The part of an RNA shown here (small-subunit ribosomal RNA, 5' domain) has 544 nucleotides and comes from Puia sp.
Context: one part of a larger RNA
RNA sequence: GAAUAAACGCUGGCGGCGUGCCUAACACAUGCAAGUCGAACGAGAAAGCCCGGCUUCGGUUGGGCGAGUAAAGUGGCGUACGGGUGAGUAACGCGUAGGUAACCUGCCCCCCUGUCCGGAAUAACAGUGCGAAAGCGCUGCUAAUACCGGAUGUUGUCAAGAAGCGGUGGCUUCUUGGGCAAAGUCGGCCUCUCAUUGAAGCUGGCGCAAGGGGAUGGGCCUGCGUCCUAUCAGCUUGUUGGCAGGGUAACGGCCUACCAAGGCUACGACGGGUAGCUGGUCUGAGAGGAUGAUCAGCCACACUGGCACUGAAACACGGGCCAGACUCCUACGGGAGGCAGCAGUGAGGAAUUUUGCGCAAUGGCCGCAAGGCUGACGCAGCAACGCCGCGUGGGUGACGAAGGCCUUCGGGUCGUAAAGCCCUGUCUGGUGGGAAGAAUGGGCGGGGAAUUAAUAAUUUUCCGCAGUGACGGUACCACCGAAGGAAGCACCGGCUAACUCCGUGCCAGCAGCCGCGGUAAUACGGAGGGUGCAAGCGUUAUUC
Numbered sequence: 001g002a003a004u005a006a007a008c009g010c011u012g013g014c015g016g017c018g019u020g021c022c023u024a025a026c027a028c029a030u031g032c033a034a035g036u037c038g039a040a041c042g043a044g045a046a047a048g049c050c051c052g053g054c055u056u057c058g059g060u061u062g063g064g065c066g067a068g069u070a071a072a073g074u075g076g077c078g079u080a081c082g083g084g085u086g087a088g089u090a091a092c093g094c095g096u097a098g099g100u101a102a103c104c105u106g107c108c109c110c111c112c113u114g115u116c117c118g119g120a121a122u123a124a125c126a127g128u129g130c131g132a133a134a135g136c137g138c139u140g141c142u143a144a145u146a147c148c149g150g151a152u153g154u155u156g157u158c159a160a161g162a163a164g165c166g167g168u169g170g171c172u173u174c175u176u177g178g179g180c181a182a183a184g185u186c187g188g189c190c191u192c193u194c195a196u197u198g199a200a201g202c203u204g205g206c207g208c209a210a211g212g213g214g215a216u217g218g219g220c221c222u223g224c225g226u227c228c229u230a231u232c233a234g235c236u237u238g239u240u241g242g243c244a245g246g247g248u249a250a251c252g253g254c255c256u257a258c259c260a261a262g263g264c265u266a267c268g269a270c271g272g273g274u275a276g277c278u279g280g281u282c283u284g285a286g287a288g289g290a291u292g293a294u295c296a297g298c299c300a301c302a303c304u305g306g307c308a309c310u311g312a313a314a315c316a317c318g319g320g321c322c323a324g325a326c327u328c329c330u331a332c333g334g335g336a337g338g339c340a341g342c343a344g345u346g347a348g349g350a351a352u353u354u355u356g357c358g359c360a361a362u363g364g365c366c367g368c369a370a371g372g373c374u375g376a377c378g379c380a381g382c383a384a385c386g387c388c389g390c391g392u393g394g395g396u397g398a399c400g401a402a403g404g405c406c407u408u409c410g411g412g413u414c415g416u417a418a419a420g421c422c423c424u425g426u427c428u429g430g431u432g433g434g435a436a437g438a439a440u441g442g443g444c445g446g447g448g449a450a451u452u453a454a455u456a457a458u459u460u461u462c463c464g465c466a467g468u469g470a471c472g473g474u475a476c477c478a479c480c481g482a483a484g485g486a487a488g489c490a491c492c493g494g495c496u497a498a499c500u501c502c503g504u505g506c507c508a509g510c511a512g513c514c515g516c517g518g519u520a521a522u523a524c525g526g527a528g529g530g531u532g533c534a535a536g537c538g539u540u541a542u543u544c
Base pairs, nucleotide, nucleotide: 001544002543003542004541006540007539008538009537010536013390014389015388016387017386018385019383020382021348026346027345028344030343031342032341035077036076037075040074041073048065049064050063051062052061053060054059084301085300086299093226094225095224096223097222098221099220100219103218104217108214109213110212111211113209114208115207116150117149118148119147125140126139127138128137129136130135156180157178158177159176160175161174162173163172164171165170184206185205186204187203188202189201193199194198227273228272229271234264235263236262239261240260241259242258244256245255246254276298277297278296279295280291281290282289283288303324304323305322306321307320326337327336328335329334354380356379357378358377362376363374364373365372366371393423394422395421396420403414404413405412406411427485429480430479431478432477433476437471443465444464445463446462447461448460449459450458488533489532490531491530492529493514494513495512499528500527501526502525503524509516510515
C1' cells in the first nucleotide's frame, strides 16, 4: 500500500447492488418448512336454511338443500429432491485423467409383444373391552390399480449342445428343456358382434406387464496430486496371498472355514497434531504466499452410539427399532420430544437481522386437468457491514465588517470566507399521473389437420377476446415549494503533507519506531491556524 463475513470509538443526508452467529455440531417456547390424487377404492357427516307431523310451546320427529362436500381410511406417486451445517474425515474424501469384458438406473423418450380365467382377505364402518394418557385388543361386514392362484410366453432368464468373432462373467446366431407377467379407469359412439335401453362390442385418452435401445443419475476400481511433526522408527493376524462357500446390482478378506507366511516402511510406514476438498477469493509485476464466508460442484453429518425395514435409490434432518444423556407429561402403571430448515428465544461472545408479504414470476412434488402444496424461490424489513453513485449549493461580493488568534503594536491571519445582491433546483418534503416484469396453462368465439364407421369424442395447430402482480401506488415522469433539512474524523518533532500562543514543569501525560516532558515543549493538555480523507474517519485484529 492492498484486502476483510470484521469489531470498537467519534460522527452520520439519500439511493442502487450485495453481505450479515467466524464463538456453544450449546439448549430450545411458539408458528410455519411435504404433500397430493375422488379420472385406483369402499364408505360418508355436521352446523345452518326450507317444508311437514306431534307438542306441556321448552322441544321432538320426518323429508329436502347443505353434499357425494368436510374429516377419516385402503391404495398410488412423492417424502433419497429441494433447504441447513462443517462435527467427523489426511481418506480413492476431494481434484484430475482413465477403467467397468465386474454393475444398477423409478419417473422421461423410441421400438416390440401382451393386458386371459379365477380366488381369499382386510382397514374404514358397526358392536364391545382395557388404559389417566399415548394407544392397544376381540367379534362381525365390505371394496380396489391392495393381496394370492392358474393360463399364455414375443423377448429375456437358467441348464445342455453347436458355430463365428473377441480383451476376464463380452457380442452375434441356431436347437431342446425348465421355471417366471399383468389392472384397470375415464370419455365418446352404434360401423362390426349381441341387442330392449345399450354393453360384454367398437373407438380415443391415461394407465398395467415382459423385453430391447436411449437419455439422465449413480455404484465400484485405478494412475497422479493433496498440511505439520522423526523430541513418533519400526507397523500388521483378516494382517498378505490362495482354495471353497456365503453375500452384493457388482469385483473384492466384504464375510466364514481351511491352507501358506506373507504385506507395508527412511521415496517416511505406524503414531501424534491440525483440517471438509475443489472451482475460486485476497495479495503480488510475476513466481509465489495466505485463504476456502456469500455463489457453484463433490463429500460427510442430522441430540449421542448402533441397527435394519421399505424402496429404483436410504441405513433415511422434519421415517422405524434398541441403548444413552437431557427436557416435558403422568392417575407413578407408563408415555412424548429432537430448529446443523425459515423466523424467533436463552446462553456464549468484541460481534451478526423480521416470530414480515406472496406463490405474481422461476423451479419442484402430486394430479387428465382445473388446481393443491412449496420459509426452495421472488420480494419487503433491520444494520454505513462492504462496493458504487449523488448531495450538503452556484455566481458576484473589500469598507478586506464584526469577532477570534497572533503581533516587533505598524500590522498579519481566519478571508471572498461571511453579510448583501443575482441565480439554480439534484436529494429530502408535498400534489397528480403511473409501469415493465404476464405469458403460458385454462375459458370463450372462429378456421384447418390427424384419428375413426363417424360431422361424436380425443389430440394437435392457427387467429381473436376477456382474465391473472407479493413487490406496489414502488420505479419512473410532471408540477409546487424553498438555500431552505444534510459534515465529520484523524493528524501537524523526523519517518510523513501540515506551526504558533497559553497551561504544565521527568508531574500530568504521549508513543508505530527513533523518542518527547526536570520553567520559553512545533512531541503532554487547550486554543487559533494548517494538512489529509470525507458520509465517513480513526483504532484494533488478521493476510499478502